RNA sequence: CUCAUCAAGAGUGGUGGAGGGAGACGGCCCUUAGAAGCCCGGCAACCAGUGUGUACGCACCAGGUGCCAAUUCCGGCGGAUGUGAAUCCGCAAGAUGAG
Numbered sequence: 001c002u003c004a005u006c007a008a009g010a011g012u013g014g015u016g017g018a019g020g021g022a023g024a025c026g027g028c029c030c031u032u033a034g035a036a037g038c039c040c041g042g043c044a045a046c047c048a049g050u051g052u053g054u055a056c057g058c059a060c061c062a063g064g065u066g067c068c069a070a071u072u073c074c075g076g077c078g079g080a081u082g083u084g085a086a087u088c089c090g091c092a093a094g095a096u097g098a099g
Base pairs, nucleotide, nucleotide: 001099002098003097004096005095006094011040013039014038015037019030020029021028025075026074027073041068042067043066046064047063049060050059051058052057072093076091077090078089079088080087081086
C1' cells in the first nucleotide's frame, strides 16, 4: 500500500499490587468488593491443515495469529430524516488477519 472483517462470543481461577479503557485532547466509564502485566482457562475461526464440491462454497480441526466491560465505549467529515433531541447511510481514523 491492497483486500476482508469490526452490534455476536469468551473466568466467582492463580499471581500481582495501582492503575486501566491504543495515542493527544474532551467526555463517559471500569478499578482496593483488586487495575495493568504474567500463568492457567476460555471465545472466535482470518491464515494453515483435512474432507467434499464443476464453481461460489460447505464441513471438520485448532498448528500460526487475534480476542475475552461498555458498538472500534463516545467524539471527526459529508449526506438523508427531524422543530429539536436524535436515528440512519457513506467516508475518514483505528484495530485484527492475509497478501